[in-house]
This is a predicted structure of a 405-nucleotide RNA (Bacterial RNase P class A) from an Anaerolineaceae bacterium. Of the family's consensus pairs, 94% are formed in the model. The coordinates come from a structure-prediction model, not an experiment, and the mean pLDDT is 78.

Order: sequence, then C1' cells, then structure tokens
RNA sequence: CAGGCUGGUCAGAGGGUCGCGGAACGCAUUGCGUUUCGAGGAAAGUCCGCACUCCACAGGGCACGGUGCCGGGUAACACCCGGAGCGGGGACUCCUUCGGGAGGAACCCACUGGAUCGGGCCACAGAAAGACACCACCCGCAAGGGUAAGGGUGAAAUGGCGGUGUAAGAGACCACCGGCGCCGCAGUAAUGCGGCGGCCAGGCAACCCCCACCAGGAGCAAGGCCAAGCAGGGACGAUGUCCGCCUUCGAGCGGCAGGAAGCUGCCCGCUUCUUCAUUAGUCCCGGGUAGGCUGCACGAGCUGGAUGGCAACAUCCAGCCUAGAGAGAUGACCUUCCCUUCAGGAGCCGUGCGAAAGCAUACCCUCUUGAUCGACAGAAUGCGGCUUAUCGACCAGCCUGACGU
Repeated sequence: CAGGCUGGUCAGAGGGUCGCGGAACGCAUUGCGUUUCGAGGAAAGUCCGCACUCCACAGGGCACGGUGCCGGGUAACACCCGGAGCGGGGACUCCUUCGGGAGGAACCCACUGGAUCGGGCCACAGAAAGACACCACCCGCAAGGGUAAGGGUGAAAUGGCGGUGUAAGAGACCACCGGCGCCGCAGUAAUGCGGCGGCCAGGCAACCCCCACCAGGAGCAAGGCCAAGCAGGGACGAUGUCCGCCUUCGAGCGGCAGGAAGCUGCCCGCUUCUUCAUUAGUCCCGGGUAGGCUGCACGAGCUGGAUGGCAACAUCCAGCCUAGAGAGAUGACCUUCCCUUCAGGAGCCGUGCGAAAGCAUACCCUCUUGAUCGACAGAAUGCGGCUUAUCGACCAGCCUGACGU
C1' cells in the first nucleotide's frame, strides 16, 4: 500500500421566522406572556426473560410445558462471555492434462445429555432396514450343509484397509486407522494425550421414553381512591325411620353418613356451608357509567474514573436528574457550513513533442463554480435481551499478500 475480517461510535452543525406538548411563575379568566424541558439505536416485531399488581396457595400424587456439550456472568433468560468436539464456508498459496484438484490465516455459521433399560419407526428399491442370503463361493453324485469375500439395491447393509488363514470364508488371527470400555497423566469441567483389552449388531430421542434442572394463573384496559349513575329477570341448587350427650329434652350440641360450593388441568385429601327455604352459593341474560386523581418516571438509572477479571461483568468513588398524556406534542420554510455523488474550470508534479521559448495532457491531490444527497423510523407501566429496518461517515484491532529499508 492492497485485500479479507471483527468490534465500537455518530445518526448532520450554527442562525433566523412561524408552529406544537408538559411543568413552574406572572397577568388575567379559561386565554395570553416569560422561563425551562421535550423520542430512538432501533422507540418497531411483541419472540424470550423479569420487575410491579391482582387472584389462587395445608399436604401428597399424576398429567402437561420448557431448557439441555462444559465453565462462568446475571434479578432472570431460549440472552451474553470464555472454552471443547465435529462438520461447512473463507482471502490466499501450491499443483495442473486448463476440466479441475490439494492445502488453508484472521474470522464466520450450523450441530452437540442418553441409541449397552425398554418400546416404536426407517418411503422406493432390495434377499434382508436388524439376526438377512437373490446372484455368487465351497463341500457333496444328489439330498443337504458351510460362508458372507465379490456382484447387485439403497440415504444407510453388520467397523475400514492390507495380510495370515481356510474346502470356501469370517476379528478366527495380525499390523495400521476409526469407534467403545478400562487404567494413568493434564485440565474446575467438557475434553485431550498415552497405554491396555478384539470389546465392534446401523440410523432416528424436533417419536414415546430415561436422566438433570426450571416452571401457579392473568395482565397497567393489572390494581387503588373519589365522584356520578342504574332495574331487574332467569337457571341450577343443597338431610337422615342413624348414633351419642344434657340442671336446660329443643328446629339444642357433637359425631357418622349424604349433599352443595371452593382449592384456576385431574385425583386423593382438606376447608366452608348444609334440618326445608327455592335459603347459602354458583352460573347466565339484562340495566348503569365512558369523568377525575393515582399506579407513572430516583431507576437491575445515566456520565466519568479507579480496582479485580482473558471476557461477559462486578465492586467502589465523584458528578447528574433526563419526555411522559389524553387516540397520543418535538414540525415547516429560508440561510451559512459540513458530508455523498456528478459535471465544468484552474493549479502543482510527472510524461510526450521540441535546439530552446513553449505547446499538449490521463489518474491522484489542492483550490474553485454549479447541481445533488443526508437514511430507517415516532415513546404510552418500566427494565434486560433477541430479531428485523437503516443514506452514509469515522475510530480501534486481527490476519494474509506485495514492495521498500
């Protein structure tokens, strides 16, 4: 210098004239003036996780749902950080029969509890999809038997490959490679490295299942206070020829059994009510209100610094207060500068022609004139994430290649 990649910041600036919303103050009477404050990195999608609020909550069991390599962070998470395994991409480099092939940095992406508890499934093709034999090989006259090396099917065929061995064959045996198990070492762990053992019957758990952990329901139209207003109606609907007690003998008290309701999936169980009345209670239809205050802006807050940590993040110190509403305010125009892109002009350097004066001139750079561009998008209880949208500009870091020293 060029290319590849990662992370972060900003989201035009100043002035003028009109205009909008909140708060405070003043004048004044539901208007005006002054001061001050007034959207985002995503305010969005509402996909996760919380705070907050109400309802529910003796206890036990079952069912249902979620998460899932390991360690850490956090209020919590399906999020973030760091690490592990495996697969894919990747600038570039090398080789080339010029078709392609091999390697591969930084970095990016996907997947990852258990297939030796058990059940289930594996289209078509194929003999067979888990104990299978069609062709084939071997023994045998044949019947029959042995085998799985080769062919063939398939996404997948009983570890791979080479040998020994054999009638033919086979981890039957041996070397190497792959997997599994055990032991040792390293690591907090996932896992890695080494040794030993022929232990080797595929895949799917986003099928049931097993293991570990988590999880009550509904939502700010939650909920609280005040004011105003109204009309009730319907359906369901609950006790005994039992037992005991009494200074009180009854529509009393207690028990047993039954019934109704509740325990926001179900069951056990528990709680409340239950002696006759359409009562308690539950459900449905109908009627009224459409107002105010609050919740609601000091908070897992923002900015800067220090310390610890690879990092996510944590702790401490200092400073700051920063929209809030109600169908919902932050905009428009003019001007200067900046930025993007394009076009024109001038200049410097270099180059060409030339004896020289000079003439011509691409890109970059500098100056200048004109035009153009400045996106995505709008808080409504709040917060942490994820995802999606976004004109451009700047900063930092990592890797590769070329050249110079």